[in-house]
Molecule: Bacterial RNase P class A
Organism: Terriglobia bacterium
RNA sequence: ACGUUGGACCGGAUGGUCGCUGUCCUGGUUGUGGACGCCGGGGUUACCCGGGCUGCACGGCCAGGAGAGAGGAAAGUCCGAACUCCACAGAGCAGUGUGCCGGAUAACGUCCGGGAGGGUGGCUUCAAGGCCAUUCGACGGAAAGUGCCACAGAGAAUAUACCGCCACGGGCGCAAGCCUGAGGUAAGGGUGAAAAGGUGCGGUAAGAGCGCACCGCCCGGGCAGCAAUGCACGGGGCAUGGCAAACCCCACAUGGAGCAAGACCAAAUAGGGAAGGAAUUCCGGAUAGCAAUAUCCAGAAUGCGUCUCGGCUCGAGGCGCCAAACUUUCGGGUAGGUCGCUUGAGCCGUUCAGCGAUGACCGGCCUAGAGGAAUGACCGUCACGGCGGUAACGCCGUACAGAAUUCGGCUUAUAGGUCCAGCAUCACU
Numbered sequence: 001a002c003g004u005u006g007g008a009c010c011g012g013a014u015g016g017u018c019g020c021u022g023u024c025c026u027g028g029u030u031g032u033g034g035a036c037g038c039c040g041g042g043g044u045u046a047c048c049c050g051g052g053c054u055g056c057a058c059g060g061c062c063a064g065g066a067g068a069g070a071g072g073a074a075a076g077u078c079c080g081a082a083c084u085c086c087a088c089a090g091a092g093c094a095g096u097g098u099g100c101c102g103g104a105u106a107a108c109g110u111c112c113g114g115g116a117g118g119g120u121g122g123c124u125u126c127a128a129g130g131c132c133a134u135u136c137g138a139c140g141g142a143a144a145g146u147g148c149c150a151c152a153g154a155g156a157a158u159a160u161a162c163c164g165c166c167a168c169g170g171g172c173g174c175a176a177g178c179c180u181g182a183g184g185u186a187a188g189g190g191u192g193a194a195a196a197g198g199u200g201c202g203g204u205a206a207g208a209g210c211g212c213a214c215c216g217c218c219c220g221g222g223c224a225g226c227a228a229u230g231c232a233c234g235g236g237g238c239a240u241g242g243c244a245a246a247c248c249c250c251a252c253a254u255g256g257a258g259c260a261a262g263a264c265c266a267a268a269u270a271g272g273g274a275a276g277g278a279a280u281u282c283c284g285g286a287u288a289g290c291a292a293u294a295u296c297c298a299g300a301a302u303g304c305g306u307c308u309c310g311g312c313u314c315g316a317g318g319c320g321c322c323a324a325a326c327u328u329u330c331g332g333g334u335a336g337g338u339c340g341c342u343u344g345a346g347c348c349g350u351u352c353a354g355c356g357a358u359g360a361c362c363g364g365c366c367u368a369g370a371g372g373a374a375u376g377a378c379c380g381u382c383a384c385g386g387c388g389g390u391a392a393c394g395c396c397g398u399a400c401a402g403a404a405u406u407c408g409g410c411u412u413a414u415a416g417g418u419c420c421a422g423c424a425u426c427a428c429u
Stems, first nucleotide, its partner, number of pairs: 001425001003423008012382007020069002023066011038051005071400001075411002078409005083258004090314004095254005100114005115139001117136008140249002145247002147243003162189002164185003168181005197215006217236004222231003262339004272330005279302004284297005303321007346365004351360003383398006
């Protein structure tokens, strides 16, 4: 210098004319309500009735003024919450979610820092390995149990001898060597994603943790650290693969539904029809009856039925009960208005604490609230990018995309520009 990877930020600015929405102020007009003040009457103590519709309150319309009006993702609806209702509000099981350690946060599956492990690059070692940088991350448990590892391969976790290596016996051969029997071997080769610790040296007939050194693994205490974990030392056996985004086990967390939540006002209909729908006892009154008894009305007790609480159980609560609540079904009415609705776990800035996420004090700011859905159109200047041109200048373009209860994250889309870090190539020194 050109390119590439990852991350962060911006993603048009400004002036004028006209227009839209909502807030505040001023003025006018108008509607409703209405005084303890005004007027009239009664009473004459308190007070009562009427009027005008005054001050005032709450709105509608018009005019003027002030200042405001769509994002970094408003998208996805993937997590978490605030808020509302079930509901007075619980326990357990199942289910669901998360999963190294320590922190941040209202909380989260998010974020910050650290640790183990993997990838890439560099340095170093005979080699395995070690150190550094950077990056990734679905990272509890495989010795509680069950299950799977296709195909290939001799053999895939109670494993194994295909090729091969060694030396012995027999046969053939001048020899090299070939065939066969039984034996030793798991170092070398092959198959495979993976072959039962690894590298090097020694040793052996050939080999093997067979022995030694180093790495790895197990045990033991010690040191550092809040911890995950790491370091060095000592001893020991060279052993016991992988998969839990397989079932499972362990730890922790966890009600449900959602602003179309929900609250209020007004209005209308048919408090409609059909089917199903569980007991006993006591007491009081009325009527009929000679009486037993029958019918009706009101009440009480035990108890029963039904509904709600995501599923089940317990438990809690609501409603109803001598036949209703309720369940199922048929049919009818309404679908109008007001609120919820934007001052927030809010934003900006300095300082302090902290590696950081973040927190605290102080100061400043108010930045949409539509209601079928406003936030726009035109003109000019400047900025950025591209094309043409010697130049002056001219032309074209400027991404992804639009609030709907709000907020914290994650994921996805994004023309162009700026910055930071790394990598590769080339050139110069």